A computed fold for a 68-nucleotide RNA from a bovine gut metagenome, annotated as transfer RNA.
RNA sequence: CAAUGUGGCUCAGUUGGUAGAGCAACGCAUUCGUAAUGCGUAGGUCACCGGUUCGAGUCCGGUCAUUG
Numbered sequence: 001c002a003a004u005g006u007g008g009c010u011c012a013g014u015u016g017g018u019a020g021a022g023c024a025a026c027g028c029a030u031u032c033g034u035a036a037u038g039c040g041u042a043g044g045u046c047a048c049c050g051g052u053u054c055g056a057g058u059c060c061g062g063u064c065a066u067u068g
Stems, first nucleotide, its partner, number of pairs: 001068005008023004017054001025041005047063005
């Protein structure tokens, strides 16, 4: 100096307009049982602090962390 920071993990999120997916976890079904499969449930102060705006994950400034 640049990039990145969003559920436990890996990542989406379009013009600023109610935060999502896959995997994992849990419950149920199925099975003699396990795995697999199907259905469902829960889980997120969007790294932190401020600003702009009717409204910010998204725009602006600063800080921190990680990577190069």
RNAcentral holds the sequence, with entries from MGnify. It matches the Rfam family "tRNA". Rfam describes the family as follows. Transfer RNA (tRNA) molecules are approximately 80 nucleotides in length. Rfam classes the family as a transfer RNA. Gene Ontology term of the family: triplet codon-amino acid adaptor activity.